[in-house]
RNA sequence: UCCGAUAAAGGCAAACCACGGGAAACCGUGGGACGCAAAGCCAUUGGGACUGCCUCUCCGAGCAUGGCUCGGGGAAAUGUUUGCCAGGCUGCCGAAG
Numbered sequence: 001u002c003c004g005a006u007a008a009a010g011g012c013a014a015a016c017c018a019c020g021g022g023a024a025a026c027c028g029u030g031g032g033a034c035g036c037a038a039a040g041c042c043a044u045u046g047g048g049a050c051u052g053c054c055u056c057u058c059c060g061a062g063c064a065u066g067g068c069u070c071g072g073g074g075a076a077a078u079g080u081u082u083g084c085c086a087g088g089c090u091g092c093c094g095a096a097g
Stems, first nucleotide, its partner, number of pairs: 002097001003094002011036002016031006034083001040089003045086003048081003055075009
């Protein structure tokens, strides 16, 4: 250095619940532990996934009609996710090999 133990010390915290934020995905705090050796940091590093306020578009309906409103479908990220994968930076401990 690679590596990661039925080791030690410590760390983080999924689902779910409560409260708060958000249109939503999701996020924050507290409780709670499924897991995690980087589950520490980076989302203006790439890919994937998720959402659809706004925008565009299709169908139907209404109206004082070339536009607007309502209902339904589709597309779509600049939004979300690093506990989806890869990449970058940093880091605790230590057996065997």
c-di-GMP-I-GGC riboswitch aptamer from an Armatimonadota bacterium, 97 nucleotides, folded computationally.
The model forms 91% of the base pairs in the Rfam consensus.